[in-house]
């Protein structure tokens, strides 16, 4: 130096096949039930900013590019594993 592969929320992880509500699902957290109290197990809720509240904009490693529309397709970069020289 060359090939491939993988980066999405506090964590893991899906969605990529065919571009079309971005985060389903578990974890953890937070708030309840249930108990003497606690585990366990149920039930709400849970991305980040501004708002009093409606509601706004933000985000899929970074940047740019094609589309009416990017996580997903094109091109650079970075950072991690693998092989190969």
């Nucleotide at each position: 130096g060359g090939g491939c592969g993988a980066g999405u929320g506090g964590c893991g992880a899906a969605a990529c096949u065919c571009g079309g509500u971005a985060a389903a699902c578990g974890c953890g957290c937070a708030g309840g039930a249930c108990u003497c109290a606690g585990a366990a197990u149920c039930c709400u809720g849970u991305g980040g900013g501004c708002g009093c509240a409606a509601g706004c904009c933000c985000u899929u490693g970074g940047g740019g590019g094609u589309u009416c529309a990017a996580a997903u397709c094109c091109c650079c970069c970075c950072u991690c594993g693998c092989c190969c020289a």